[in-house]
Context: one part of a larger RNA
């Protein structure tokens, strides 16, 4: 120099280690919001940067319950000052208060800012100011006005209205709707009715009570699973795509209208005129803006497919009151009450008041001890015991059933919330039968023609379903369907509506699990994390975890301007010293060894 080696820096890897995370399960909840929401901005403590609570009453005010002894939140100590068995801090329930900005709504605006009207109230001699309240637009409902035009209608005003508006992770319906990509290229076709936009909703939607399905035998609303089946089928029959029914389970439930025709309170428009068609029927009297006729609201009636249903006929059926212009008689209709159903999610709709269970704070809660034994320390050793419906899991100076929290397992609510239940309470109610010349039975509708979509179906032998333009029906001796089309045969009743539950999802809450991570992993974020930071901006987006059992966090004294270090001292260790476990490797040094 150069090689090995130890020792040291430096450096951070590796092992342990978990406060954080990821995935599942299972439970309950599941929409907030002009009574001002999500989210925000300033602020708010004695001293206060950030976070967190809060909101000019401001890390809290009031009430009622739990608790029971300390306490004034946290990073983060201290100081001063209070507070607490006359029950404080702290936990739960209900309530006050809640600045300004955001839908943001008095008007404007470059969000958290400016500027007003009206009513009260307060300050000033007065004005200015200050404080409460209220004042956007839209639609609904009532009322008043009120044009071309006589009535009337458009408009216009006023008043109510817990009406709408904005925002939610996924989920679920609807209006649009790609292309990378397969197709070994591409064009039909496929990815895909996916992504992605956009509407208007719930707590679930969405579908639903057969104008269905079958097959000669039958089912009987919808969703949702298994399975039928990778079948039947469709496909430049290529690549691919790709069902139904029957079956077996989950869960169950049905209803209301329209019309026919009755009827009257109310408006229209027509018709009529002084007694006539009316006024429930008959007789007498009275009435007469009655009445007829068409239309709109409304009330009853009435809702099926072995066709119903209106009307007309006849049959059976509780009690009182009561009503029509009067008066007798019969009939009808109203109401109470008996009988019988119902019934808060459709089918009508509001509570109230009990009991049972659970949610939201708690409380109880079995059982050990010696050791002179190694150890800083005992929960290991060693003895000798107990409890166990409790031997989960955690912490305590190593490893603790029996030392602390707990667990099993049993209690517990003043208030607010749920669900089930009973009782008020509400709310329905005539049945039935036989005939049938009659009536009704959801119109620009069905069906058709063309052109598209959807269905496994891509023009096919193409039918259901949906739609856009044309045409353009019938009422049960009717009408659609049963994969062109036609007979027979079967099955339904189309052109209003409504309807819980089984079914989807999880922003958030409860509980529990892991052959899931363990700090370069796990979420981007175990920490002041969508933070610092970069971008005009949409938006991108980090690093960073560990002294010790306990700060006992090094008093003195020494060197040194300090920074840092040497002693003493703590500690079980200081090569644990706030650059702190453990401390690899490169890389830089020292010692020592060898070699030239």
């Nucleotide at each position: 120099a150069g090689c090995c080696a130890a020792u040291g820096g430096u450096g951070a890897a590796u092992g342990c280690c978990u406060u954080g995370g990821c995935g599942c399960c299972g439970a309950a909840c599941a929409c907030c919001g002009a009574u001002g929401a999500a989210g925000g901005a300033c602020g708010u403590g004695a001293u206060a940067g950030g976070c967190u609570g809060c909101g000019a009453u401001a890390a809290g005010c009031c009430a009622c319950g739990g608790g029971g002894a300390g306490c004034c939140g946290c990073c983060g100590a201290a100081u001063a000052g209070g507070c607490u068995u006359u029950g404080a801090u702290c936990c739960g329930u209900g309530g006050a208060u809640a600045u300004c900005c955001g839908a943001a709504u008095g008007g404007g605006g470059a969000a958290a800012c400016c500027c007003g009207g009206c009513a009260c109230c307060u300050u000033u001699u007065a004005u200015c100011g200050g404080g409460u309240g209220u004042c956007a637009c839209u639609c609904c409902u009532g009322c008043c006005u009120g044009a071309a035009u006589c009535u009337a209608u458009a408009g216009g005003g006023c008043a109510g209205g817990u009406a709408g508006a904005g925002g939610g992770a996924a989920c679920g319906a609807g209006g649009g709707g790609a292309a990378u990509u397969g197709a070994a290229a591409c064009a039909u076709c496929u990815c895909a009715g996916u992504a992605c936009c956009c509407u208007g909703a719930g707590g679930a939607a969405a579908a639903g009570a057969a104008a269905g399905c079958a097959a000669c035998a039958g089912c009987g609303a919808u969703u949702c699973c298994c399975g039928g089946a990778g079948u039947a089928g469709c496909g430049g029959c290529g690549a691919g795509c790709g069902a139904a029914a029957u079956g077996g389970g989950a869960a169950g439930a049905g209803c209301c209208u329209a019309a026919a025709c009755c009827g009257a309170a109310u408006c229209c428009g027509g018709u009529g005129g002084u007694a006539a068609a009316g006024c429930c029927u008959g007789g007498u009297g009275g009435c007469g803006u009655u009445g007829c006729c068409g239309g709109a609201u409304c009330g009853g009636u009435g809702u099926u497919g072995u066709g119903g249903g209106a009307c007309a006929u006849c049959c059976c059926c509780g009690a009182c009151c009561g009503a029509g212009c009067a008066c007798c008689a019969g009939a009808u209709c109203g109401g109470u009450c008996a009988a019988g159903g119902a019934g808060u999610u459709a089918c009508a709709a509001a509570g109230c008041a009990g009991g049972c269970a659970g949610a939201u704070a708690g409380c109880g809660g079995a059982a050990c001890c010696g050791u002179a034994c190694a150890g800083g320390a005992a929960a290991g050793g060693c003895g000798g015991g107990c409890c166990g419906c409790a031997g989960a899991g955690g912490g305590u100076g190593a490893c603790a059933g029996c030392c602390c929290c707990g667990u099993a397992c049993g209690c517990g609510a003043a208030a607010u919330c749920u669900g089930c239940u009973u009782g008020c309470c509400u709310c329905c109610u005539g049945g039935g039968a036989u005939u049938g010349c009659u009536c009704c039975c959801g119109a620009g509708u069905a069906g058709c023609g063309c052109c598209g979509g959807u269905u496994c179906c891509g023009u096919g032998a193409a039918g259901g379903c949906c739609g856009g333009c044309g045409u353009g029906a019938a009422u049960c001796u009717g009408c659609g369907a049963g994969g062109a089309c036609c007979a027979c045969c079967u099955c339904g009743u189309a052109a209003g509506g409504c309807u819980a539950a089984a079914u989807a999802u999880g922003u958030g809450u409860c509980g529990g699990c892991g052959a899931c991570c363990g700090a370069u992993a796990g979420c981007g974020a175990a920490c002041u994390a969508g933070u610092a930071c970069c971008g005009u901006g949409a938006g991108g987006g980090a690093a960073a975890g560990g002294u010790g059992a306990a700060a006992a966090g090094u008093a003195c004294c020494c060197c040194g301007g300090g920074a840092g270090g040497g002693g003493a001292g703590u500690g079980a260790a200081a090569u644990a010293g706030u650059a702190c476990c453990u401390g690899c490797a490169a890389c830089c040094a020292u010692u020592g060894g060898u070699u030239u």
About this RNA:
RNAcentral holds the full RNA, with entries from ENA. Predicted 3D model of a 596-nucleotide part of an RNA (large-subunit ribosomal RNA, domain I) from an Acidimicrobiaceae bacterium. Rfam family: Bacterial large subunit ribosomal RNA. Its family is annotated with ribosome and structural constituent of ribosome in the Gene Ontology. Model confidence (mean pLDDT): 82 of 100. The source organism's lineage runs through Bacteria, Bacillati, Acidimicrobiia, Acidimicrobiales and Acidimicrobiaceae.